Molecule: transfer RNA
Organism: Candidatus Moraniibacteriota bacterium
């Protein structure tokens, strides 16, 4: 230099063209308890890596870039 595969809530992850982008853990209310703890509940949190295409519509498909892992020279 050349491939593959990855990038989504703090962290671990799912969706993989169309309603408002979820989950499990953690965070913060609240029940319960003499009190924690465990268990129910309610609730915040996201520029879906960036920039451009396709498209009516793009996390989602395509192209460059940027980061990470691996092989290869």
């Nucleotide at each position: 230099g050349g491939g593959u595969c990855c990038g989504u809530a703090g962290c671990u992850c799912a969706g993989c063209g169309g309603u408002u982008a979820g989950a499990g853990c953690g965070g913060g209310g609240g029940a319960c308890u003499c009190a924690u703890a465990a268990u129910c509940u309610c609730u915040a949190g996201g520029u879906c890596g960036c920039u451009g295409g396709u498209u009516c519509g793009a996390u989602u498909c395509c192209a460059g870039c940027c980061g990470g892992a691996c092989c290869c020279a």